[in-house]
Context: one part of a larger RNA
RNA sequence: CUCUCUCUAAGGAACUCGGCAAACUGGCCCCGUAACUUCGGAAGAAGGGGCGCUCUUUUAGCUUAAAACUAAAUAGAGCCGCAGUGACCAGGCCCAGGCGACUGUUUAACAAAAACACAGGUCUCCGCAAAGUCGUAAGACAACGUAUGGGGGCUGACGCCUGCCCAGUGCCGGAAGGUUAAGGAAGUUGGUUAAAGAUUUCUUGAAGCUGACGACCGAAGCCCCGGUGAACGGCGGUCGUAACUAUAACGAUCCUAAGGUAGCAAAAUUCCUUGCCAGGUAAGUUCUGGCCUGCACGAAAGGCGUAACGAUCUGGGCGCUGUCUCGGAGAGAGGCUCG
Numbered sequence: 001c002u003c004u005c006u007c008u009a010a011g012g013a014a015c016u017c018g019g020c021a022a023a024c025u026g027g028c029c030c031c032g033u034a035a036c037u038u039c040g041g042a043a044g045a046a047g048g049g050g051c052g053c054u055c056u057u058u059u060a061g062c063u064u065a066a067a068a069c070u071a072a073a074u075a076g077a078g079c080c081g082c083a084g085u086g087a088c089c090a091g092g093c094c095c096a097g098g099c100g101a102c103u104g105u106u107u108a109a110c111a112a113a114a115a116c117a118c119a120g121g122u123c124u125c126c127g128c129a130a131a132g133u134c135g136u137a138a139g140a141c142a143a144c145g146u147a148u149g150g151g152g153g154c155u156g157a158c159g160c161c162u163g164c165c166c167a168g169u170g171c172c173g174g175a176a177g178g179u180u181a182a183g184g185a186a187g188u189u190g191g192u193u194a195a196a197g198a199u200u201u202c203u204u205g206a207a208g209c210u211g212a213c214g215a216c217c218g219a220a221g222c223c224c225c226g227g228u229g230a231a232c233g234g235c236g237g238u239c240g241u242a243a244c245u246a247u248a249a250c251g252a253u254c255c256u257a258a259g260g261u262a263g264c265a266a267a268a269u270u271c272c273u274u275g276c277c278a279g280g281u282a283a284g285u286u287c288u289g290g291c292c293u294g295c296a297c298g299a300a301a302g303g304c305g306u307a308a309c310g311a312u313c314u315g316g317g318c319g320c321u322g323u324c325u326c327g328g329a330g331a332g333a334g335g336c337u338c339g
Base pairs, nucleotide, nucleotide: 001334002333003332004331005330006329007328008327010325011324014323019320027051028050029049030048031047036041038157052079053078054077055076056075058073059071060070061069080084092318093317094316095315096314097313098312099310100309104116105115120155121154122153123152124151125150126149132141133140134139158305159304160303161302163235164234165233168232169231170228171227172226173225174224177223178222179221183217184216187213188212189211190210191209192208195204196203197202236254237253238252239251240250263297264294275291276290277289278288279287
């Protein structure tokens, strides 16, 4: 000097990103216990008191009964210490807010969480030789199940709710018309040549075979017509206007498929921003309550609340402390020096 541990005057978070770490608290019995609440909780809330030993007393069990013994509780008298759950063991507590309802699950070895799951909600597919999944197939799972079932998507207890847009994309339904493949095919045309005619090679050319074109027939799909948002998604701009000013319930106009409803809001979202006001502090970029000018909240990629819960995140308070002012002393182990 390092590690592990013990104590520390006065102060008590002044430390620090942050009370990280440590300390405080701690058992049992009794009293007592708030807001809020889903009436279960919150709650061991908080906050108090008691606890050893000796003697006496009361009760219960055991016993026929008593004694003894065991157990519990009460009352009285007394004894000792600084201290009686005398050691070990053994919750610190409270207030407010965010997120997630909850118990659970997770990155084996840097993340335990607000992430995943969840019960519940909703949409959708599937009538069983099911849909879906694996496999080339046989076959298997689904399921020895059968729509109160099975698969998939989203949301995520509960409470109050979940607005407008179907123009685009998707999905579902429709079938009149347009477009449209393979295939079929009336017909047209080329090649070949039995033959015929000229006869030197040439010309014409049936059937068959074969190449090309092809009216017309020809499904789904697409176009088209409807529907559908707890489907993918989207949810405006400009100008003017009230008897102070300011603001604009109101009006005009352009554009759109429709122009963001309720609720919430400087928010896990706010750039400007330490917004402004208020609270708390002597002093508060954080925090809480409001405001609304929402750069760029918003309703199952759910919105807003919410008791309980959380090794969760943020702010505050009490208690407590070597975190600190600011160090010091000690124990054990290691290092170092000598040997």

The part of an RNA shown here (large-subunit ribosomal RNA, domain IV) has 339 nucleotides and comes from Staurocarteria cerasiformis. The coordinates come from a structure-prediction model, not an experiment, and the mean pLDDT is 86. Lineage of the source: Eukaryota > Viridiplantae > Chlorophyceae > Chlamydomonadaceae > Staurocarteria. It is recorded under the gene name rrl.